Transfer RNA from a Planctomycetaceae bacterium, 72 nucleotides, folded computationally. RNAcentral holds the sequence, with entries from ENA. Taxonomically the source falls in Planctomycetaceae (Bacteria, Pseudomonadati, Planctomycetota, Planctomycetia). Its Rfam family is "tRNA". Rfam's curators write: Transfer RNA (tRNA) molecules are approximately 80 nucleotides in length. The coordinates come from a structure-prediction model, not an experiment, and the mean pLDDT is 82.
[in-house]
This record gives sequence, structure tokens and C1' cells, in this order.
RNA sequence: GGCUCGUUCGUCUAUCGGAAAGGACACGGCCCUUUCAAGGCCGAAAGAGGGGUUCGAAUCCCCUACGAGUCA
Repeated sequence: GGCUCGUUCGUCUAUCGGAAAGGACACGGCCCUUUCAAGGCCGAAAGAGGGGUUCGAAUCCCCUACGAGUCA
């Protein structure tokens, strides 16, 4: 350098064009308890960046960045 795959809450992981973008752990608050832990309830938190297609894009297409694999 060519090709292929990937990038979603702090972490891990769902989501085959119309979702309030879900779950687990972690974190915060409340309840429970003499206290802690455990348990219960609630909450905050995410689509790599930029374009395009479409009535509508996390999802399809292109470019860029980063990572992985492969060929040279």
C1' cells in the first nucleotide's frame, strides 16, 4: 500500500429502515437493617467524525479516523 471485518452508556452486550436505543455489572438516591452486606424500588449514563440515499438511518451507500485480520 490492496482487500476484509469491526467501532452503541464507565465496562460487557442486545437492537435484520418507523424503539421512550433494551439488559447485566459498576455508580448515585430511597426503602429494608441497630449498622454493614444481601435484597427491593428509582435514577443518571451511549450510536467514532463528516457527507449521501430515504417521508424516516444505530441499521443502507461513500469518505475520514482508530482497531483487528489477511495478502504483498